[in-house]
Molecule: transfer RNA
Organism: Bacteroidales bacterium
RNA sequence: GGGGUAUUAGCUCAUCUGGCUAGAGCGCAACACUGGCAGUGUUGAGGUGGGGAGUUCGAGUCUCCCAUGCUCCA
Repeated sequence: GGGGUAUUAGCUCAUCUGGCUAGAGCGCAACACUGGCAGUGUUGAGGUGGGGAGUUCGAGUCUCCCAUGCUCCA
């Protein structure tokens, strides 16, 4: 320098060909059970999907550029 791949909640991930005002587990908070801890249960907060532009009625999903990680080639 060129190719491939990944980037979604604090962490690990799902969302299979565009219909998502995006979910799960763990973690966190409140409450209940318990004498307390732990544990279990219920409820809740937490994301403008790495950054930007484009296509579309509509983009996490498609296209382009950029950034970062991994990997292959030279």